A computed fold for a 76-nucleotide RNA from Natronolimnohabitans sp. A-GB9, annotated as transfer RNA. It was read from a public genome assembly. Lineage of the source: Archaea > Methanobacteriota > Halobacteria > Halobacteriales > Natronolimnohabitans. It matches the Rfam family "tRNA". By type it is a transfer RNA.
RNA sequence: GGGCGUGUGGCCUAGCGGAGAGGGCAGAAGGUUCCUAACCUUCUGAUCGCGGGUUCAAAUCCCGUCACGCCCGCCA
Numbered sequence: 001g002g003g004c005g006u007g008u009g010g011c012c013u014a015g016c017g018g019a020g021a022g023g024g025c026a027g028a029a030g031g032u033u034c035c036u037a038a039c040c041u042u043c044u045g046a047u048c049g050c051g052g053g054u055u056c057a058a059a060u061c062c063c064g065u066c067a068c069g070c071c072c073g074c075c076a
Stems, first nucleotide, its partner, number of pairs: 001072007010025004018056001027043005049065005
């Protein structure tokens, strides 16, 4: 340099055109307990890496770009 893949709450992940982005862990409050842990309930938190485009509608499709990973090539 070229090709391919992956980027979604603090962390892990589901959703790959139809729509209030779902779940687990973590965090906060409450319940329970003599207290803690465990357990139960509720809540907070993601404009989906970023910027454009297509569409009535985009996390999802297209283009560019960034980060990471893998493969190939070049130099040494």